A computed fold for a 1413-nucleotide RNA from an uncultured bacterium, annotated as small-subunit ribosomal RNA.
Rfam family: Bacterial small subunit ribosomal RNA.
Model confidence (mean pLDDT): 82 of 100.
[in-house]
RNA sequence: AGAGUUUGAUCCUGGCUCAGGAUGAACGCUGGCGGCGUGCUUAACACAUGCAAGUCGAACGAAGCAUUUAAGGACGAUUCUUCGGAUGAGGACUUUUAUGACUGAGUGGCGGACGGGUGAGUAACGCGUGGGUAACCUGCCCUAUACAGGGGGAUAACAGUUAGAAAUGACUGCUAAUACCGCAUAAGCGCACUAGAACCGCAUGGUUCGGUGUGAAAAACUGAGGUGGUAUAGGAUGGACCCGCGUCUGAUUAGCUUGUUGGUGGGGUAACGGCCCACCUAACCGACGAUGCGUAGGGGUUCUGAGAGGAAGGUCCCCCACACUGGUACUGAGACACGGACCAGACUCCUACGGGAGGCAGCAGUGAGGAAUAUUGGUCAAUGGUCGGGAGACUGAACCAGCCAAGCCGCGUGAGGGAGGAAGGUACAGAGUAUCGUAAACCUCUUUUGUCAGGGAACAAAGACUGGGACGCGUCCCCGGAUGAGUGUACCUGAAGAAAAAGCAUCGGCUAACUCCGUGCCAGCAGCCGCGGUAAUACGGAGGAUGCGAGCGUUAUCCGGAUUUAUUGGGUUUAAAGGGUGCGCAGGCGGUCUGUUAAGUCAGCGGUCAAAGCCCGGGGCUCAACCCCGGCCCGCCGUUGAAACUGGCAGUCUCGAGUUGGAGAGAAGUAUGCGGAAUGCGCGGUGUAGCGGUGAAAUGCAUAGAUAUCGCGCAGAACUCCGAUUGCGAAGGCAGCAUGCCGGCUCCACACUGACGCUGAGGCACGAAAGCGUGGGUAUCGAACAGGAUUAGAUACCCUGGUAGUCCACGCAGUAAACGAUGAAUGCUGGCUGUCCGGGGGGACUGACCCCUGGGUGGCGAAGCGAAAGCGAUAAGCAUUCCACCUGGGGAGUACGCCGGCAACGGUGAAACUCAAAGGAAUUGACGGGGGCCCGCACAAGCGGAGGAACAUGUGGUUUAAUUCGAUGAUACGCGAGGAACCUUACCCGGGCUCAAACGGGGAGUGACUCAGGCAGAGACGCCUGUUUCCCACGGGACACUCCCCGAGGUGCUGCAUGGUUGUCGUCAGCUCGUGCCGUGAGGUGUCGGCUUAAGUGCCAUAACGAGCGCAACCCCCGCGUGCAGUUGCUAACAGAUAACGCUGAGGACUCUGCACGGACUGCCGGCGCAAGCCGCGAGGAAGGCGGGGAUGACGUCAAAUCAGCACGGCCCUUACGUCCGGGGCGACACACGUGUUACAAUGGGUGGUACAGCGGGAAGCCAGGCGGCGACGCCGAGCGGAACCCGAAAUCCACUCUCAGUUCGGAUCGGAGUCUGCAACCCGACUCCGUGAAGCUGGAUUCGCUAGUAAUCGCGCAUCAGCCAUGGCGCGGUGAAUACGUUCCCGGGCCUUGCACUCACCGCCCGUCAAG
Repeated sequence: AGAGUUUGAUCCUGGCUCAGGAUGAACGCUGGCGGCGUGCUUAACACAUGCAAGUCGAACGAAGCAUUUAAGGACGAUUCUUCGGAUGAGGACUUUUAUGACUGAGUGGCGGACGGGUGAGUAACGCGUGGGUAACCUGCCCUAUACAGGGGGAUAACAGUUAGAAAUGACUGCUAAUACCGCAUAAGCGCACUAGAACCGCAUGGUUCGGUGUGAAAAACUGAGGUGGUAUAGGAUGGACCCGCGUCUGAUUAGCUUGUUGGUGGGGUAACGGCCCACCUAACCGACGAUGCGUAGGGGUUCUGAGAGGAAGGUCCCCCACACUGGUACUGAGACACGGACCAGACUCCUACGGGAGGCAGCAGUGAGGAAUAUUGGUCAAUGGUCGGGAGACUGAACCAGCCAAGCCGCGUGAGGGAGGAAGGUACAGAGUAUCGUAAACCUCUUUUGUCAGGGAACAAAGACUGGGACGCGUCCCCGGAUGAGUGUACCUGAAGAAAAAGCAUCGGCUAACUCCGUGCCAGCAGCCGCGGUAAUACGGAGGAUGCGAGCGUUAUCCGGAUUUAUUGGGUUUAAAGGGUGCGCAGGCGGUCUGUUAAGUCAGCGGUCAAAGCCCGGGGCUCAACCCCGGCCCGCCGUUGAAACUGGCAGUCUCGAGUUGGAGAGAAGUAUGCGGAAUGCGCGGUGUAGCGGUGAAAUGCAUAGAUAUCGCGCAGAACUCCGAUUGCGAAGGCAGCAUGCCGGCUCCACACUGACGCUGAGGCACGAAAGCGUGGGUAUCGAACAGGAUUAGAUACCCUGGUAGUCCACGCAGUAAACGAUGAAUGCUGGCUGUCCGGGGGGACUGACCCCUGGGUGGCGAAGCGAAAGCGAUAAGCAUUCCACCUGGGGAGUACGCCGGCAACGGUGAAACUCAAAGGAAUUGACGGGGGCCCGCACAAGCGGAGGAACAUGUGGUUUAAUUCGAUGAUACGCGAGGAACCUUACCCGGGCUCAAACGGGGAGUGACUCAGGCAGAGACGCCUGUUUCCCACGGGACACUCCCCGAGGUGCUGCAUGGUUGUCGUCAGCUCGUGCCGUGAGGUGUCGGCUUAAGUGCCAUAACGAGCGCAACCCCCGCGUGCAGUUGCUAACAGAUAACGCUGAGGACUCUGCACGGACUGCCGGCGCAAGCCGCGAGGAAGGCGGGGAUGACGUCAAAUCAGCACGGCCCUUACGUCCGGGGCGACACACGUGUUACAAUGGGUGGUACAGCGGGAAGCCAGGCGGCGACGCCGAGCGGAACCCGAAAUCCACUCUCAGUUCGGAUCGGAGUCUGCAACCCGACUCCGUGAAGCUGGAUUCGCUAGUAAUCGCGCAUCAGCCAUGGCGCGGUGAAUACGUUCCCGGGCCUUGCACUCACCGCCCGUCAAG
């Protein structure tokens, strides 16, 4: 920093999507360690259980307990004993004294208003920021001053009685206080009054000094050191109230409010205040957005961003609000109070049914909800809080630990060496190579983390306590010294040992990373474009690769990219977007000069902007994250100054604007009057059969007299010519003439005013046509409607009629492609050229014309602008001001709501859903029942055919066991096939074979192979008999057979995987390139234009200059000639010979044959033309303007044809989809089509006679000749591998006959008899003879070929081939025409141009209805 996606391609507009960062996250796969921070975003849903606010005995009384003092004392150890007793330790119990640091309850004090939680409500002085309080309060704390005298009466606890299940009470009685209440005191204090005096403030007012009256205090305890109490003043802290500014969305919420606005007087409060009340007043707020609805705790900050911004408000800090829901107050310094009270409600629980109890949005925890969020842990050791004099108690605040990859940061999973590049896997280019991969093994080394063992912190210092000391006497200093939840943790040391530790996503483009297999529009993927229909780098798997890494992906959300809401930083002619137009309130903006002010603006200083965070500098944890210290900050407030600019105030000026005088143009508006033509109608005349209308017709009108024509009259509407890039108007719009009224504009003069201006949301007014209401009018035209045509239909276009309407008056409506698709105003920025209306100067017969200067209206263009087209002083250029409007397409200018309207409808104006585009301008092509030019047997002009018949052949269809397969518009159909009886043959039935019918390689064995014969069989084949090798260096080899192995084989599929070949456009004249130039670019130019040509053939012109593939030429055949060569060809001359003949000698002259050359080039002449070239019944020439024919086929198109000619990728079959054999089929037959043959006859048929070719072929051949047969043919047989022999030309011509008929035309079909080929003619050959003698008498619509040696017609040859279904194909010669005015039309093609929403390219695209789903 950008990228993908609209198109065949391009530029632009414009949306969608991606790459980045972030998170209190969740889900999937995976998971070694540590540090730091985080963890119910949902149900402010409901909660079991435990804990979270107590403390003080130095305020008080009583009780209990323990110890203790004293007294009593049942009992009684022990000792003595005369046994009677004495002694009496101890000691229950009772009373009493004292102590306690003990226990729970009570009175009392302080604290439960902090700390902790949550974000429901709240759009608010709630929060933030800055001010104000002269309108306020403040417990504990600090400072200062003063004081504490003397009394009194109660009440809990407790005891007794009593109600109740309980909670909780009731009554009676006793008692204490730092609890409560009078009295005294009063410096000072509060309150009230006061003509006081002084000072001060922004206003109300405040402060101080006076005077009078009046009022209120206290508490004690003690360890004797102290602590506490009362009043007042001040401070500090914390709070309360008020104000400026800022603080979400929508106007489809526009009016709101009655304590509402203000006042007076009261009440209330700590205090001001309609806070509350009584009375008076009628205001207050609002487009600078009131009110109502919706949403939301606010900020510091967090994320993102270059910034400006945008989004967010979890953890931490500040403020607010709330505590089951709603309300209320009490106590108190402070609450309208989370773990207080009362009332009401919902819910849960207890109950003896009468009543009661409760509030986790404290910490844990449970259920529920949800994609989703933790332990019913430890400790008060530290920090902090409450109480206490203190020890201390309490503290789910806090500090720690536990769980979770949920985030950030750090570390590790080893390092070095090591190539037989191992094995193995995978891939294909496959005897191998590549990759995993230095990866492993192996060697050396290290030990962080983990494990084990040992040591082992800091956090703890101060107070308290003990002892000592100082002084200001309740504070300070010194020595000693107890106290650690976390924790035997961090950390340190040692030991063993590479040992225990890698995954996730992606790999078509964007976006780093590619192959194979599977699948076959299936399964699936996908963020966008899009992949998948048999060779998927996009699906699934695998190998490999890439990225990140204890994480990686996905999903959700936010910012970015997006300048895609544009302040920075966008637009509006055609892409979305200028309001239909004007006037104009508010608002915004505003000419010149001077003075002043200081609101904006700028500068200095001060205050504030909490801490944390960001940023900068430094420091501490081994580093980092993290933590600590210091610095910095837009803004707001105050103050001092500056005065250029903007604003305010005061004045000045004339250029903006306006006024005045003069002149001028105009379809500006409005009202009235007038005019002629046309149209229709009425009356009358003339007149007669049609008129009218159309592409053609018909409906219609007309003999009851139309149309036409003449005269007179009536009606309504519109104004011909002039008349245009004309004029006027704000726009809509305005057109006969005249007049009245009225608006605007321009020019000249420069007298007057002195900024009076511009724009303009709302508002008001105007506003074409159609439409609506009421009343007129109605000639024409004419929605609807009717009829006639057209058409498949025709609710249309065309025709005949015709109602509303069109016209007028009044009213409504308020929209148009209301357009220049271009808002208004002002200034500036090269020119050229028309035109309308003025002014000045020159010129002139004051005519034309020229120059200057204003205002309009056009054209072309510089710069500039624009995506381009284009705009260009009438800007879409350069600037300023104001208004309006736009933000992807569809849904939709629709729905709902509101406003307007009589209605029709108009204005305002969404969303759900859906698509990845929709669109603008320009480019290339293709196309057009667009245009121009041109060509072709394309049409036309001709000749002959096809389509009708029979047959042949091919195809479709049908049939079949099979009728093998392919070819299907032109460009398939006598095509592959240039030869299907078997073979061919690929199809069907049946019978066989499985190294196999052929072939290659390796190994082993045998010696044959072959030939002949026999047997069974349909045959393939099987069995049997006989016969039988060569070379040799003796090892063996050649050849053949048998066996084994490795390769086979396939006319099976895919021509849409391919090569090669072919058809067609089309032998059409085109198709391109290099450099240059033009264009942002696709692309254009060249290749266009003019002329010319068969031709992009050439010439001229030219921002193009050249070149290539095509065209032409070069090649072959034919046509003329020359040279050379003459056998098998030829024979002029010479000679010989014959019945005759180049028959022979001979010759090369001629024909001919073969080879090589020449010849034709618009070269010559005339005309036209710049030239190229064209024209000529020109000359010459065998041939004349390409001489005729062939071969030759540009870039490309049709996924055209062919896997069955061949080759080949992939897939498929392997006792068969291979292969052999017999038979059948490819030849079927209701039918349809194509291509042909023969005919329908007299330009003919038949019979007889008779003439003339050329290309070619021939040995298993062509066959002369002879004989036999009517003949096909047979037998005999010469010649010829051929310029030598053989292969009979026919039409023609001559003669005769037939005489228009289903025939002496025509020959199908059928019967019979034969011939030939062949192993074999049944299915299924050809030919011959005899007989039979079908359809057919020239062919509908339609359609094919051909422009000269052509069409037509006649025969001949060849390939294939045993033979032949050949009437086909390819060649050859013989005879030998007609016609072309011409390019309007049909078809095809070429060039230029135009339109386009087509580009798969008109067989396109696309709209609507209906049906099915």